A computed fold for a 74-nucleotide RNA from Treponema sp., annotated as transfer RNA. The sequence is in RNAcentral, with records from ENA. The organism belongs to Treponema, within Bacteria. The same sequence occurs in records of 2 taxa. The prediction has a mean pLDDT of 81.
RNA sequence: GCGCGAUUAGCUCAGUUGGUUAGAGUGCAAGCAUGACACGCUUGAGGUCGUAGGUUCGAUUCCUACAUCGCGCA
Numbered sequence: 001g002c003g004c005g006a007u008u009a010g011c012u013c014a015g016u017u018g019g020u021u022a023g024a025g026u027g028c029a030a031g032c033a034u035g036a037c038a039c040g041c042u043u044g045a046g047g048u049c050g051u052a053g054g055u056u057c058g059a060u061u062c063c064u065a066c067a068u069c070g071c072g073c074a
Base pairs, nucleotide, nucleotide: 001073002072003071004070005069006068007067010026011025012024013023019057028044029043030042031041032040050066051065052064053063054062
C1' cells in the first nucleotide's frame, strides 16, 4: 500500500429482509430478605448505535469517505 472483518450501556454481545418505545447477560444504585455478609428476589439509572455525509416519507440496518482494532497478501 491492497483486500476482508469488527465498532451498539462500564464490560461481553444480540438486534429476523429499513417501520415509529434499541435489548440481554454481567457490573452499578436502591429496596426486600439475613443478627450481619454472601447468595437470592424486585425496581431503577446508564446509549449522540465509532465520526461525517448520501439515499429514503423514514436508517443501528443500505451506499460513500474517514478513524480505531484484528486477520491476510505484498